[in-house]
RNA sequence: GCCGGGGUAGCUCAGUUGGUUAGAGCACAUCACUCAUAAAGAUGAGGUCAUCGGUUCAAUUCCGAUCCCCGGCA
Numbered sequence: 001g002c003c004g005g006g007g008u009a010g011c012u013c014a015g016u017u018g019g020u021u022a023g024a025g026c027a028c029a030u031c032a033c034u035c036a037u038a039a040a041g042a043u044g045a046g047g048u049c050a051u052c053g054g055u056u057c058a059a060u061u062c063c064g065a066u067c068c069c070c071g072g073c074a
Base pairs, nucleotide, nucleotide: 001073002072003071004070005069006068007067010026011025012024013023019057028044029043030042031041050066051065052064053063054062
C1' cells in the first nucleotide's frame, strides 16, 4: 500500500432489508429480606450507536471521507 471484519451503557455483546422508548447479561445505586453478610428478589440510573459530511419527511441502520482495533496479502 491492497483486501476483509469490527467500533452500540463501566465491561462482554445483540440489534435493524430506514419509522412509533436503542436492548440483554455482568457490574453500579436504592429498597426489601436477614442477628449480620452474601446469594436469590423488586425498582432505578447509566448511551454524542467512533468522528465529520451526504441522501431522505425521517439515519444506529444507506453512501462517502477520516480515525482506531483485529486478521490476511504484498
Overview:
The prediction has a mean pLDDT of 82. A computed fold for a 74-nucleotide RNA from a Candidatus Uhrbacteria bacterium, annotated as transfer RNA. NCBI's taxonomy places the organism under Bacteria, Bacteria candidate phyla, Candidatus Uhriibacteriota. Rfam family: tRNA. By type it is a transfer RNA.